Description:
A computed fold for a 73-nucleotide RNA from a Bacillota bacterium, annotated as transfer RNA. Its Rfam family is "tRNA". By type it is a transfer RNA. Rfam's curators write: Transfer RNA (tRNA) molecules are approximately 80 nucleotides in length. Its mean pLDDT, the model's own confidence on a scale to 100, is 82. The sequence was found in a public genome assembly.

RNA sequence: GGACGAUUAGCUCAGCUGGUAGAGCAUUCGCUUGACGUGCGAAGGGUCGGGGAUUCGAGUUCCUCAUCGUCCA
Numbered sequence: 001g002g003a004c005g006a007u008u009a010g011c012u013c014a015g016c017u018g019g020u021a022g023a024g025c026a027u028u029c030g031c032u033u034g035a036c037g038u039g040c041g042a043a044g045g046g047u048c049g050g051g052g053a054u055u056c057g058a059g060u061u062c063c064u065c066a067u068c069g070u071c072c073a
Base pairs, nucleotide, nucleotide: 001072002071003070004069005068006067007066010025011024012023013022019056027043028042029041030040031039049065050064051063052062053061
């Protein structure tokens, strides 16, 4: 230098054919316990890596930049 893949909640990851973004774990609160833990229930937490384009509408399509990984040279 070239090809491909990844980037979404604190962490690990889903998200179909473009239509108001979710799970598990973690955190907080409540119930349960003599207490802790376990179990059950609820809540908070996201400008979807940055910028731009297309569209009535973009996590999803297109361009570009950045970071990481694999391969080729």